A computed fold for a 119-nucleotide RNA from Clostridium acidisoli DSM 12555, annotated as SAM riboswitch aptamer (S box leader).
The sequence is in RNAcentral, with records from Rfam and Ribocentre.
[in-house]
RNA sequence: CACUUAUCAAGAGAGGUGGAGGGACUGGCCCUUUGAAGCCCGGCAACCAGUACUGAACAUAGAAAAUAAGGUUCAGUAUAAUGGUGCUAAUUCCUGCAGCGCUAGCUGAGAGAUGAGAA
Numbered sequence: 001c002a003c004u005u006a007u008c009a010a011g012a013g014a015g016g017u018g019g020a021g022g023g024a025c026u027g028g029c030c031c032u033u034u035g036a037a038g039c040c041c042g043g044c045a046a047c048c049a050g051u052a053c054u055g056a057a058c059a060u061a062g063a064a065a066a067u068a069a070g071g072u073u074c075a076g077u078a079u080a081a082u083g084g085u086g087c088u089a090a091u092u093c094c095u096g097c098a099g100c101g102c103u104a105g106c107u108g109a110g111a112g113a114u115g116a117g118a119a
Stems, first nucleotide, its partner, number of pairs: 003117006013041001015040003021031003025096001027094002042088003047084003050079009092111001097108004
């Protein structure tokens, strides 16, 4: 870089460092020396793992039937002590293509971002 899938209307510091840029790209519109990016700390969230509980299936124990504890797998709910990411102005800031509509606008797609998986 390309593939599959889920999510993108909520949430998050008047800290340190740093010094001029930043919001992917286009066109807008914004943020910024009352200090940008980056880095550190803090925070948010809960995607994956983890933990707890509940349910189902399976195997096992048993002479047999039934049942409990424990086991494996799957699903749901909760949690955030811990690990892997991520995020921390504005709806993914709006928009770029298509449909509907006189317009305002609405819906969908595309693009992008992030997680998980696969190659």
The same sequence occurs in records of 2 taxa. The model forms 97% of the base pairs in the Rfam consensus.